[in-house]
RNA sequence: UUUUUUGCAGGGCUAACCCACCGAAAGGUGGGGGCGCAAAGCCAACGGACCUAAAGCAUGGAAGCUAGGGUGGCUGGGUUGCUAAU
Repeated sequence: UUUUUUGCAGGGCUAACCCACCGAAAGGUGGGGGCGCAAAGCCAACGGACCUAAAGCAUGGAAGCUAGGGUGGCUGGGUUGCUAAU
């Protein structure tokens, strides 16, 4: 440096749900809480997929359309890290 690996050790993160706050919403932040995760660390303006639709467009009125809004714990990929072995 590359690849593989979680049996052990040190540990790490935190789903649902509850409380407070932000947001039109999806959802996010903090505290609690752990379903789980070997990257469930980071990247959404490098792709795919999905969610929301305030404003705008449409309509007699609706349904509806639209993301540089959102999801990395949907996924491809990029990138960084710990342990052990090779």